[in-house]
Description:
The part of an RNA shown here (large-subunit ribosomal RNA, domain IV) has 349 nucleotides and comes from a Candidatus Dormiibacterota bacterium. RNAcentral holds the full RNA, with entries from ENA. Its Rfam family is "Bacterial large subunit ribosomal RNA". Model confidence (mean pLDDT): 85 of 100. NCBI's taxonomy places the organism under Bacteria, Bacillati, Candidatus Dormiibacterota.

Context: one part of a larger RNA
RNA sequence: CCUCCGUUAAGGAACUCGGCAAAUUAGCCCCGUAACUUCGGGAGAAGGGGCGCCCCGGUAGCGUGCCAGCGGACCUCGCUGGUGGCGUGAGGGGGCCGCAGGAAGCAGGCUCAAGCGACUGUUUACCAAAAACACAGGUCUCUGCCACGGCUUGACGCCGCAGUAUAGGGGCUGAUGCCUGCCCAGUGCCGGAAUGUUAAGGGGAGGGGUGAGUGUAGCCUCGAACCGAAGCACCGGUGAACGGCGGCCGUAACUAUAACGGUCCUAAGGUAGCGAAAUUCCUUGUCGGGUAAGUUCCGACCCGCACGAAAGGCAUAACGACUUGAGCGCUGUCUCGACGGAGGGCUCG
Numbered sequence: 001c002c003u004c005c006g007u008u009a010a011g012g013a014a015c016u017c018g019g020c021a022a023a024u025u026a027g028c029c030c031c032g033u034a035a036c037u038u039c040g041g042g043a044g045a046a047g048g049g050g051c052g053c054c055c056c057g058g059u060a061g062c063g064u065g066c067c068a069g070c071g072g073a074c075c076u077c078g079c080u081g082g083u084g085g086c087g088u089g090a091g092g093g094g095g096c097c098g099c100a101g102g103a104a105g106c107a108g109g110c111u112c113a114a115g116c117g118a119c120u121g122u123u124u125a126c127c128a129a130a131a132a133c134a135c136a137g138g139u140c141u142c143u144g145c146c147a148c149g150g151c152u153u154g155a156c157g158c159c160g161c162a163g164u165a166u167a168g169g170g171g172c173u174g175a176u177g178c179c180u181g182c183c184c185a186g187u188g189c190c191g192g193a194a195u196g197u198u199a200a201g202g203g204g205a206g207g208g209g210u211g212a213g214u215g216u217a218g219c220c221u222c223g224a225a226c227c228g229a230a231g232c233a234c235c236g237g238u239g240a241a242c243g244g245c246g247g248c249c250g251u252a253a254c255u256a257u258a259a260c261g262g263u264c265c266u267a268a269g270g271u272a273g274c275g276a277a278a279u280u281c282c283u284u285g286u287c288g289g290g291u292a293a294g295u296u297c298c299g300a301c302c303c304g305c306a307c308g309a310a311a312g313g314c315a316u317a318a319c320g321a322c323u324u325g326a327g328c329g330c331u332g333u334c335u336c337g338a339c340g341g342a343g344g345g346c347u348c349g
């Protein structure tokens, strides 16, 4: 000097990104216990008090045997009395000792407020346990059974399911409460079938070739009109489908602001609720609270660079090895160190 441990005057978070670490608390009985709440909870809330040993006395009581009697009664049950009973056992009174009686060990620190996620669960085996995943619940959609869907090389076969739309598959959301606005122009999906387009095919006007020359028939061949499915075009619907949800100018008898008006564009111009937010650039916005002092925190305001309604919006009791802020208690985290113990290092052998 290192590791682990113990103690520490006065102060008590001044340490630090941050009370990280350590300390405090801790058991049983009794008293007592707030906001809020989904009435279950919160709650061991918080905050207090008691606790050993000896004697009265193994006391009261409770449980359970044995004996006798009585009653109802076939078994069994109840009541009363008794017992050299057995087990358990408060509360009270008196006394004793110590600094200390849950005497060692084991053995919650607590509270207030906010964010996120409802919750118990699950996860990156070996740097992440979370606000991520899942979840009951909600909703949309597909599927009528040889179901849709999936595994398998085509198939067979199998799962789904020894199930049958109160079922099964898929997508999104994520308890609960209050709710979930406008846009169908684009893309997707669903429906429609008149018309247009249109493949194979049908059709066959007309033309060409072949016959030693001309040429009929035949054969070969090119081939217009016309007919012709789905799809697409077209016509509608559909947002808990993919998605989207404006700009400029003016206006009120101080000023400021604009309920109001004008105009352009759009498919429609963001409703409720929330808002400097896990979202706010400017920004340490402004005001209030807390502190002596607060870029964090809480409550407001709204100028939302760039919230917003199932990629859900806003609330929410309970829950959380989550995140953030504050306080009480407590402490070697610190002022600022010191001393001691154990094991190493080091020196010598």
Stems, first nucleotide, its partner, number of pairs: 001344008010335002014333001019330001027051005036041001038175001052096005061088004065083007097101001109328007116320002121133002137173007149159003176315004181245003186242002188238005195233003201227002206222005246264005273307001274304001285301005